[in-house]
Molecule: c-di-GMP-I riboswitch aptamer
Organism: bacterium
């Protein structure tokens, strides 16, 4: 330098659940707690997945305007959408402990 994680040591991280907080939600932060993890360190670049506040489309109702064709606003329901997330979904990038070849 490269490859691998059998045995071992030093240590590391921390799922679910619960509490508090942030967030529209998905989810996140902290504490308790350990299901697991050799990158379960870091980065949303690619794919996948989660959410849909905002935006937008359709429908319905109400109100206003009206040249009576309609138009606009509000509310409700449904659809689409990431500029929001998941690094403990996979790939990729990057850094790194111990040990074997």
């Nucleotide at each position: 330098g490269u490859u691998c994680g059998a045995a071992a040591a030093a240590g590391g991280c921390a799922a679910a659940a619960c509490a508090u907080c942030c967030g529209a939600a998905a989810g996140g932060a902290u504490g308790u707690g350990a299901c697991g993890c050799a990158a379960a360190g870091c980065c949303a670049c690619u794919g996948a997945c989660c959410u849909a506040a905002g935006u937008u489309u359709u429908u319905a109702a109400u109100u206003a305007u009206u040249c009576c064709g309609a138009u606009a606003a509000u509310u409700a329901a449904a659809g689409a959408u990431a500029a929001g997330g998941u690094a403990g979904c996979a790939g990729g990038g990057u850094u790194g402990c111990c040990g074997g070849g």